[in-house]
Context: one part of a larger RNA
């Protein structure tokens, strides 16, 4: 000066504490050790790895193993040589690939040739998801959106360094005010961004419908321009008023207006640095290996194994609930190799149709809880669906290994979870559904959004974690 202490002193965080809901128990996903394999491809291993790279392994991806091949190579320049390129068919093979076969002679041109493309040769070289994140760039995670982390000039010390940044308030904040050998200044804070919550202006079609006419009763027409809504511009929120506290400060309570109040709610943004953190497998790259192979090609098969151990989820054990019928209300998305309507077949999955849309216009698409009724009446049940046989759909050269879905039948565990452990402070938790990207198809209960319905708790800072500041000891750097 820093770390650190089962010193101390202030303070903050869903950190305790108060509530609500999980999870540890079960059945299934799904991720991982571990085992087991030819091989189960490789990374991520406390917090911060474990539904994580993977926002989508059947082939293909793909890196892994078997086996079959190929050696200037799938890809790139460079040199000769020849052929336009391209394309039909047929044989043999798992294919890769090998043989035949016929069809084409294009384009510029100074008539020499060239330009794109193929093919053969030899050799410079290509190729490597090989190894080393402890040679790196780059990117990200974590402390932490916590308040903090320096710097110039002065001053103070022999220095190493203090000071400023310490003190008294105050604040979400080194946020401000005061005071000060200190005085400015810079990277964070905070405002500038974007969204959402009120209003107003302009605009009025594919959205809108008060009024007022026609209707086939559908904003269907005719018309309107109020409304709601869209996208564009703008106004409003500053502690600005009031009253009280305070040091005549900064600031704290309290109130009025106000759609909104003290940072309105979200978001986007991560200071000097820590972990030699992660990542040579996104990329990019130094070094070192490989170079008839540790490169490239098929074809199969594994990443899907399963005594078993953990994690992170669905789904449930049931009456606030299962099952029938009947009814209401969304936001945000996506659709031309795509979304697919009416109608029509099938008990469905789905199939025939074909309109209509490059989309506020047609489509996906019926929102579910919810509300009316009816029935079950405490049982392993009309709870629960796991698992199986059997029949079918669909998508793809092709669902055996390994896809979904969809009918009939089966009908296990399980009656609320030991120790322990998680998430949440308001439109949140709970708890209902719908979209979307990845994608032929899906293992999605995942991840990213998106609405509906909507709680109960906070006395408080002993205590447990983690952090900020100031002191203090220290045989520690």
């Nucleotide at each position: 000066u820093g770390a650190c202490g089962g010193g101390g002193g202030c303070c903050c965080g869903c950190a305790c504490a108060a509530g609500c809901g999980g999870u540890g128990g079960a059945g299934c996903a799904u991720g991982u050790g571990g085992u087991u394999u030819a091989a189960u491809u490789c990374g991520a291993u406390g917090c911060a790895a474990c539904g994580c790279g993977a926002a989508g392994a059947a082939c293909c991806u793909u890196a892994c193993c078997a086996g079959c091949c190929c050696u200037u190579g799938a890809c790139a320049u460079g040199u000769a040589g020849c052929g336009a390129a391209c394309u039909u068919u047929c044989c043999a093979g798992a294919g890769a690939u090998g043989g035949a076969u016929g069809g084409g002679u294009g384009c510029c041109u100074u008539c020499g040739g060239g330009a794109a493309c193929g093919c053969u040769a030899a050799c410079a070289c290509a190729g490597g998801u090989g190894c080393u994140g402890c040679a790196u760039g780059g990117c990200u995670g974590u402390c932490g959106u916590c308040a903090g982390c320096u710097c110039g000039u002065g001053u103070c010390g022999u220095g190493a360094g203090a000071u400023g940044u310490u003190g008294g308030g105050u604040u979400a904040a080194g946020u401000c005010c005061c005071g000060c050998a200190a005085c400015g200044a810079g990277c964070g804070c905070a405002a500038c961004c974007c969204u959402u919550g009120u209003c107003c202006c302009c605009a009025g079609u594919u959205g809108c419908c008060a009024g007022c006419a026609u209707u086939u009763c559908g904003g269907a027409u005719g018309g309107g321009a109020a409304c709601u809504c869209u996208a564009g511009g703008g106004a409003g929120a500053c502690u600005g008023c009031c009253g009280g506290u305070g040091a005549c400060a900064a600031a704290c309570c309290g109130g009025a207006g106000g759609a909104a109040g003290g940072u309105g709610g979200g978001g986007a943004u991560g200071a000097c640095g820590u972990c030699a953190a992660g990542u040579c497998a996104u990329c990019a790259u130094g070094g070192c290996c490989c170079u008839u192979a540790u490169g490239g090609g098929c074809u199969g098969g594994g990443c899907u194994a399963c005594a078993c151990a953990c994690g992170u989820g669905c789904u449930a054990c049931a009456a606030u609930g299962g099952u029938c019928g009947g009814u209401a209300c969304a936001g945000a998305g996506g659709g031309u190799c795509g979304c697919c309507a009416a109608c029509c077949c099938g008990c469905g999955a789905g199939g025939g149709g074909g309109a209509g849309c490059u989309a506020a216009u047609c489509u996906c698409a019926g929102a579910a809880a919810g509300c009316c009724g009816a029935u079950c009446u405490u049982a392993g049940u009309c709870c629960g669906g796991a698992u199986u046989g059997g029949a079918g759909u669909c998508u793809g050269c092709a669902a055996c290994u390994c896809g979904a879905c969809u009918c009939c039948a089966u009908g296990a565990a399980g009656u609320c979870g030991g120790a322990a452990u998680c998430g949440c402070u308001a439109g949140u938790a709970a708890u209902c559904g719908c979209g979307a990207g990845u994608c032929a198809g899906c293992u999605a209960u995942a991840u990213c959004g998106c609405g509906g319905u909507g709680a109960a708790u906070a006395c408080g800072u002993u205590c447990c974690c983690g952090g900020g500041c100031c002191u203090u000891g220290u045989a520690c750097a």